Small-subunit ribosomal RNA, central domain from an uncultured bacterium, 346 nucleotides, folded computationally. Its Rfam family is "Bacterial small subunit ribosomal RNA". Rfam links the family to the GO terms structural constituent of ribosome and ribosome. Model confidence (mean pLDDT): 88 of 100. RNAcentral holds the full RNA, with entries from ENA.
[in-house]
Context: one part of a larger RNA
């Protein structure tokens, strides 16, 4: 390579637009490129196979076939795939109407809470733990009343509820903007799936350059514990957590399960549309939950949201360690990040 394979055993890329390529809905004619059959030439001979025959037999040799599965011409075949032209509406998509939602960026506003100021009112302790101490407090803390100032997060609603491609997203209110759902079936007529490179988002941490800093809290520094205690606990506490602007590019980026289409019992719940229906219900379209049959599975479990049955297209895996390592490119301020062996081992 081939084959098996890829929730947990090695293995779905974090996730999306999309390029080259692969693959592709129903009908009709034409074409004859693949395809398919016939003939003709050539495809050396020796090996190889077969079935004779020669050495006493074997190996070995001869002889006649068969194969050489390829290639060319020729004249055909039209069912498929291509390619050409036509039609078509069921896949795509637009149009109208419609209701949903923390989908995304700006800007503006709120009220609780913490924490400091100020001013009263009040004394003698607060805090903190398993117990303590460090710490604060007679220069009046702690508790409480008012008045202020900052940052930063939005309690109840909140729900295996929404809403996004994924990362994610949750006070109000405005603005500007993406998708998705439903129905009607006017409109285009295969305009479609993938998707190698490629571009683009991507949490936290972290980095640059200016702001900002209430709480929280790596580092650090004391108190405790403890045999030590570089920890867990307590009392501080800097980076950071926040902003705007540039990098970084990775996570157990998880559903550990790539996208897209069909097919394949049911039975209960929710979210958003449609039809019936006084209503109760009932039914259909999309979502998102449990339970379950066939099936599949080593189990475990999954089971219309598939790990069944199947087509396309794409990454990926090939025992364990050396190792996601060196080494080389390529990214990048770094920090690394991406690509990635091998000798040796067992």
């Nucleotide at each position: 390579c081939u084959g098996g394979g890829u929730g947990u055993a090695a293995a779905g890329g974090g996730u999306g637009a999309g390029u080259a390529g692969g693959c592709g809905g129903u009908u009709u004619u034409g074409u004859a490129a693949g395809u398919c059959a016939u003939a003709u030439g050539u495809g050396a001979a020796a090996u190889c196979c077969a079935c004779a025959g020669g050495c006493u037999u074997a190996a070995c040799c001869u002889g006649u076939g068969a194969a050489u599965u390829g290639c060319a011409u020729a004249a055909g075949a039209a069912a498929c795939u291509g390619c050409a032209g036509g039609a078509c509406u069921u896949g795509a998509g637009u149009a109208c109407a419609g209701g949903a939602g923390a989908g995304g960026c700006a800007a503006g506003c709120g009220g609780a809470a913490u924490u400091c100021c100020u001013a009263g009112u009040g004394u003698a302790g607060c805090g903190g733990u398993g117990a303590a101490a460090u710490g604060c407090g007679u220069a009046g803390a702690u508790a409480u009343u008012a008045g202020g100032a900052a940052g930063a997060a939005c309690a109840c609603c909140a729900g295996u509820g929404g809403c996004g491609a994924a990362g994610g997203c949750g006070g109000c209110u405005u603005g500007c903007u993406g998708g998705a759902c439903u129905g009607u079936a006017a409109c285009u007529g295969a305009c479609g799936c993938u998707g190698a490179g490629u571009c683009a988002c991507g949490a936290a941490a972290g980095c640059g350059u200016g702001g900002g800093g209430a709480g929280c809290g790596a580092a650090c520094a004391g108190g405790a514990u403890u045999a030590g205690a570089u920890a867990c606990c307590c009392u501080g506490g800097u980076a950071g957590u926040c902003c705007a602007c540039g990098c970084c590019g990775u996570a157990a980026a998880c559903g550990a399960u790539g996208a897209g289409c069909g097919c394949u019992a049911g039975g209960u719940g929710u979210c958003g549309g449609g039809u019936c229906g006084a209503g109760a219900g009932a039914u259909u379209c999309g979502g998102u939950g449990c339970c379950g049959c066939a099936g599949c599975a080593a189990a475990c479990g999954c089971a219309a949201u598939a790990a069944g049955c199947g087509c396309u297209c794409c990454a990926c895996c090939u025992g364990g360690g050396g190792a996601g390592u060196a080494c080389g490119g390529u990214c990048g301020c770094a920090a690394g990040a991406u690509u990635g062996a091998a000798a040796c081992u067992c």